[in-house]
Context: one part of a larger RNA
RNA sequence: GGAUGAACGCUGGCGGCGUGCCUAACACAUGCAAGUCGAACGGACAUCUUCGGAUGUCAGUGGCGAACGGGUGAGUAACGCGUAGGUAAUGUGCCCUUGCGCUGCGAAUAACAGCCUGAAAAGGCUGCUAAUACGGAAUUGUCUCCAUUCCCGGCAUCGGGUUUGGAGUAAAGAUUUAUCGCGCGAGGAUCAGCCUGCGUCCUAUUAGUUAGUUGGCGGGGUAACGGCCCACCAAGACGACGAUGGGUAACUGGUCUGAGAGGAUGAACAGUCACACUGGAACUGAGAACGGUCCAGACUCCUACGGGAGGCAGCAGUGAGGAAUUUUGCGCAAUGGAGGAAACUCUGACGCAGCAACGCCGCGUGAGUGAUGACGGCCUUCGGGUUGUAAAGCUCUGUCGAGAGGGACGAGUAGGGACGGUACCUCUCAAGAAAGCCCCGGCUAACUAUGUGCCAGCAGCCGCGGUAAGACGUAGGGGGCGAGCGUUAUCC
Numbered sequence: 001g002g003a004u005g006a007a008c009g010c011u012g013g014c015g016g017c018g019u020g021c022c023u024a025a026c027a028c029a030u031g032c033a034a035g036u037c038g039a040a041c042g043g044a045c046a047u048c049u050u051c052g053g054a055u056g057u058c059a060g061u062g063g064c065g066a067a068c069g070g071g072u073g074a075g076u077a078a079c080g081c082g083u084a085g086g087u088a089a090u091g092u093g094c095c096c097u098u099g100c101g102c103u104g105c106g107a108a109u110a111a112c113a114g115c116c117u118g119a120a121a122a123g124g125c126u127g128c129u130a131a132u133a134c135g136g137a138a139u140u141g142u143c144u145c146c147a148u149u150c151c152c153g154g155c156a157u158c159g160g161g162u163u164u165g166g167a168g169u170a171a172a173g174a175u176u177u178a179u180c181g182c183g184c185g186a187g188g189a190u191c192a193g194c195c196u197g198c199g200u201c202c203u204a205u206u207a208g209u210u211a212g213u214u215g216g217c218g219g220g221g222u223a224a225c226g227g228c229c230c231a232c233c234a235a236g237a238c239g240a241c242g243a244u245g246g247g248u249a250a251c252u253g254g255u256c257u258g259a260g261a262g263g264a265u266g267a268a269c270a271g272u273c274a275c276a277c278u279g280g281a282a283c284u285g286a287g288a289a290c291g292g293u294c295c296a297g298a299c300u301c302c303u304a305c306g307g308g309a310g311g312c313a314g315c316a317g318u319g320a321g322g323a324a325u326u327u328u329g330c331g332c333a334a335u336g337g338a339g340g341a342a343a344c345u346c347u348g349a350c351g352c353a354g355c356a357a358c359g360c361c362g363c364g365u366g367a368g369u370g371a372u373g374a375c376g377g378c379c380u381u382c383g384g385g386u387u388g389u390a391a392a393g394c395u396c397u398g399u400c401g402a403g404a405g406g407g408a409c410g411a412g413u414a415g416g417g418a419c420g421g422u423a424c425c426u427c428u429c430a431a432g433a434a435a436g437c438c439c440c441g442g443c444u445a446a447c448u449a450u451g452u453g454c455c456a457g458c459a460g461c462c463g464c465g466g467u468a469a470g471a472c473g474u475a476g477g478g479g480g481c482g483a484g485c486g487u488u489a490u491c492c
Base pairs, nucleotide, nucleotide: 001492002491003490004489006488007487008486009485010484013363014362015361016360017359018358019356020355021321026319027318028317030316031315032314035064036063037062040061041060043058044057045056046055047054048053071275072274073273080200081199082198083197084196085195086194087193090192091191095188096187097186098185099184100183101182102181103137105135106134112127113126114125115124116123117122143168144167145166146165147164150161151160152159153158173180174179201247202246203245208238209237210236213235214234215233216232218230219229220228250272251271252270253269254265255264256263257262277297278296279295280294281293299310300309301308302307327353329352330351331350335349336347337346338345339344366396367395368394369393376387377386378385379384401429402428403427404426405425406424410419436481437480438479439478440477441462442461443460447476448475449474450473451472457464458463
């Protein structure tokens, strides 16, 4: 000098765009943050009724979603991340392309009704009923498995295709009759799993570490390779090219600085990972668990003492901690997401508004003229000098401000604008309401007077102060920056 998610002191007019718990991954009152579909299904209620039915609302069964989106950085020194590859060791709902198919039966169950238990949370028994819920059966092969013939290729295990035989596994309907769906395959896209080379902080005042440990054989398990797990066998495996241990830490694109090399850093935005009160486990599902389940623990709450309920590191908000960090706001109008045939519903994602000079940028606090160089202040060699065209005065302007009127874009195609009567435009008024902070010994731009007298004090370094202090306090003057200016902290 530059920089900051800053804080503190003094000061503070406006706008645009950003940013805003870095500390206790501390505890949380309250509200909201994941639903949707009646064109899958039986029903209940309400309204209308031409008594045929229609419409609407809703708990339940069922489907899809809830694994996305949003938060945080505790853990992790690791194939976690970055980069380059591999998968001949793999999966993939919805989406796209394409082939074939959707036949015929059955048994239940919630809702509902009745009864019962319980303070509640909730639960039990009996009876009835539907489905795109559930279970058999039929049919199919380019699917799966076993055996088999041949061809091509490769990377060791092998990959692709092909012949024959055998075995096995499917389906669901709805409606406005035009679609939407359902089943089995093939291909794609997307997303994901796994593996590998290289890179990835400090410490040797940590030198030896390791028994599922290292490898093999056989199995189990998985979508999949593998000690991933198991039985048996062998005795290996890692390490001064730093194993093991300890400390610290999410990683990256980037960001700050620097001419660069490098150093520091990882807020916001974007990608990946991990976590969801703490620890553990499985279930459902294409995929797994922040606002799912179960168990244990700590804590909080309710209780009729028998037993129950909860998880803000979602958005607001509260307490606590702290030098320190915002509203319990508006809207789904836009973008995006979920469901739905659609209308639409939901969406604290998101779009906006509010608060904060926290940052960057822009604008203003007036312009012109005005010498008797006024008054006052300060200094003085008492002549004067300086503040100083500065003020007053005169002539203007209207950024900003106030009032009035008009008034959007953002919405492609009918409707639909939270922001917002906002931005912007026009008219009127009126210099009016809008300047401070730090410094002036040298470094370092800027000097005198006075008070004080090694006192009070200053100070980044050198150093000032003990009676003429340009260094302390005050005043006048001056210098720097300016809605900011200084200080502190940290990085280069």